RNA sequence: UCACGACAAAGGCAUACCCGUUGAAAAGCGGGGUCGCAAAACCACCGGUCUACGGGACGAAAUCCUAGGACAGCGGGGCUACCGAA
Repeated sequence: UCACGACAAAGGCAUACCCGUUGAAAAGCGGGGUCGCAAAACCACCGGUCUACGGGACGAAAUCCUAGGACAGCGGGGCUACCGAA
């Protein structure tokens, strides 16, 4: 340096749920919480999933379609990084 990941050390993150807040929603953010995580840091490029304000189908309602929205803690990929036993 490239791999790899220990009941190592020092630290880190935070699922469900609750409160507040933003949003049409999915969901985000702040606080509590602690299921788990060696990239559970970051990036929607590929696949996937969620939502449907707006737009579209319908004469209307109901319903359906649609991502410029969302998920990086669904998988792949990209990119950066702490520690050092085998």